The prediction has a mean pLDDT of 85. Predicted 3D model of a 72-nucleotide RNA (transfer RNA) from a Candidatus Woesearchaeota archaeon. The organism belongs to Candidatus Woesearchaeota, within Archaea. It matches the Rfam family "tRNA". Rfam classes the family as a transfer RNA.
RNA sequence: GGGCCGGUAGUUCAAUGGUAGAACACGCCAUUGGCUGUGGCGAGAUUCCGGGUUCGAUUCCCGGCCGGUCCA
Numbered sequence: 001g002g003g004c005c006g007g008u009a010g011u012u013c014a015a016u017g018g019u020a021g022a023a024c025a026c027g028c029c030a031u032u033g034g035c036u037g038u039g040g041c042g043a044g045a046u047u048c049c050g051g052g053u054u055c056g057a058u059u060c061c062c063g064g065c066c067g068g069u070c071c072a
Stems, first nucleotide, its partner, number of pairs: 001071007010024004018055001026042006048064005
């Protein structure tokens, strides 16, 4: 320098055009003498950045940045 894959909640991942979800973690409640565990409820993401297409973009297109991998 080039090819491919990826960037979404604190973390690990879903969502492939129509109001972004789950698990763990966190907070509260119940259970316990207390902790753990279990059950219930809740908070938490301007979807890496900038443009374009579209009535509408996490999703499609273009350009960047970062990470991984392969080739040179």